[in-house]
This is a predicted structure of a 101-nucleotide RNA (Glycine riboswitch aptamer) from Sedimenticola sp. Its Rfam family is "Glycine riboswitch aptamer". From the family's description: This family represents the bacterial glycine riboswitch. The sequence was found by an Rfam model in a public genome assembly. The coordinates come from a structure-prediction model, not an experiment, and the mean pLDDT is 80.
RNA sequence: CGGGUCGACUCUGGAGAGCGGCGGUUUCACCGCCCACCGACGGGGCAGGGCGCGAACCCAAUCGCGUUCAAACUCUCAGGUAACGGGACAGAGGGGCGGGA
Numbered sequence: 001c002g003g004g005u006c007g008a009c010u011c012u013g014g015a016g017a018g019c020g021g022c023g024g025u026u027u028c029a030c031c032g033c034c035c036a037c038c039g040a041c042g043g044g045g046c047a048g049g050g051c052g053c054g055a056a057c058c059c060a061a062u063c064g065c066g067u068u069c070a071a072a073c074u075c076u077c078a079g080g081u082a083a084c085g086g087g088a089c090a091g092a093g094g095g096g097c098g099g100g101a
Stems, first nucleotide, its partner, number of pairs: 009093005018035001020034005036081003042077001043075003049068007
C1' cells in the first nucleotide's frame, strides 16, 4: 500500500405467545400484585470428542471420576405476549468537500 475475514454501522426482511384480572385512577400511558402463555435480545444446562486421574504390575481394552465442552436442543432467571418498539438470523451496502453540466 492492496485484498480478504470478523466486528461495528446503515437499509431491508424477520417468528412465537392474554388488546387477561384486580388496584394505584374517570380514560390512556405507566406502576404494583395475581393467573395463563411464548422463546429468536441476553443468560443457564447437557452429548460425543480431547486431556488428566484411578481400577496388584506393563501395554491394550473396559469401567469410573474430574476437567474442557455445541446448538435454532433444552430451562424459562431475565425478557416478551394488539400497535409502536425490540428481535436470533438472513440479504444488501460503503468516505468527505468544492465546482461545472